[in-house]
About this RNA
Large-subunit ribosomal RNA, domain IV from a Candidatus Magasanikiibacteriota bacterium, 334 nucleotides, folded computationally. The source organism's lineage runs through Bacteria, Bacteria candidate phyla and Candidatus Magasanikiibacteriota. Its mean pLDDT, the model's own confidence on a scale to 100, is 83. Rfam family: Bacterial large subunit ribosomal RNA. RNAcentral holds the full RNA, with entries from ENA.
Context: one part of a larger RNA
């Protein structure tokens, strides 16, 4: 050092944290059992008492006496408890090998798509799943039991609907324009099947305006349990303070109910109260919300949790502060 055993007095003073360890209590019987509650629970709440065998008596309920042991629900198996709060309703699932959770899932709720050769998905295709189903069905998205609820904004983005007008591709169309030259005209002299220049039909080639031309976009509406967003300044009441009130600017509209120094609060150990001798934590309030807020759900919530924080009891070598002992290593010597 490792793994164990015991310890005076104290008993969490240890420490990030009672981590670890001890102790307490053990699916029996009798009694007793709070808040809260979804009336099922909570609950074995908590907290007490009893227990074997033998003898005598008995009103058969029990009473008295004796006896062994560490110990009588005699073995095995078999909870530390309580209080407050956060989060998640719950049982479940997860990072095989540092994270088990407040993350995921969940029943429930809502929205969107889909009328069947369904939508959606796999595949080049054939084909298959969906489904030998048929809207009380199937697919997708969000939220996440339950209770009370879920406010305003359609300006932006998205989605859906609309079709008058504008814009808009290829294509259609072919006004024209350019090139080429059969021919024709002019000039020159070396008179030739010559040279130079102008105009120029048809055809061919190149180019090409008007006009026509879909969805889309513009446009007109709807839509938030679609993505999202939800103000500023100044003044005002007969103490002061504050501002129900008024003015003004801007906006699509300016945050409603509820909650709030919160898993969100920077300033901040906010302020007040409780608990302690003393409390940056905790609980209850306040509201000045840097920067809560309503299915990106809000607020409550019994039960549940190897969940997070705080306190109390019991108990202890966690500690004051160490000591002794056992076994096994390390190490030293042989």
């Nucleotide at each position: 050092c490792u793994u164990c055993g015991c310890u005076a007095a104290g008993g969490a003073a240890c420490u990030c944290u009672g981590c670890a360890a001890u102790a307490c209590a053990g699916c029996g019987g009798c009694c007793g059992u709070a808040a809260c509650u979804u009336c099922g629970g909570g609950a074995u709440a908590a907290g007490g008492c009893c227990u074997g065998c033998c003898c005598u008596c008995u009103u058969c309920g029990g009473a008295g006496g004796g006896u062994a042991a560490c110990a009588u629900c005699a073995a095995a198996a078999g909870a530390c408890g309580c209080a407050c709060u956060g989060c998640g309703a719950c049982u479940g699932u997860u990072u095989a090998c540092c994270a088990a959770a407040a993350a995921c899932a969940c029943a429930g709720c809502u929205c969107c798509c889909u009328g069947c050769u369904a939508a959606a998905g796999c595949g080049c295709a054939a084909g298959c799943u969906g489904a030998u189903g048929u809207a009380u069905a199937g697919g997708g998205a969000g939220u996440g039991a339950u209770g009370c609820c879920u406010g305003g904004c359609c300006a932006g983005u998205g989605u859906c609907a609309g079709a008058a007008c504008g814009u808009u591709a290829a294509g259609g169309g072919g006004a024209g324009a350019g090139g080429u030259u059969a021919g024709u005209c002019c000039g020159c002299c070396u008179u030739g099947u010559g040279c130079g220049g102008g105009c120029g039909a048809a055809g061919c080639c190149u180019u090409g305006a008007a006009c026509u031309g879909a969805a889309g976009c513009g446009c007109u509406g709807a839509u938030g349990a679609a993505c999202g967003c939800c103000g500023g300044c100044g003044g005002u009441a007969a103490c002061u303070a504050u501002a129900a009130c008024c003015g003004u600017c801007c906006u699509a509209a300016g945050g409603u109910a509820g909650c709030g120094a919160a898993a969100u609060u920077c300033c901040u150990u906010g302020u007040c109260g409780g608990g302690u001798g003393a409390g940056u934590u905790c609980c209850g309030a306040c509201c000045u919300g840097c920067a809560c807020g309503a299915a990106u759900g809000g607020c409550a919530u019994a039960a549940c949790g190897a969940u997070a924080g705080u306190g109390c009891g019991a108990c202890u070598g966690u500690c004051u502060c160490a000591g002794c002992g056992a076994a096994g290593u390390a190490c030293u010597c042989a």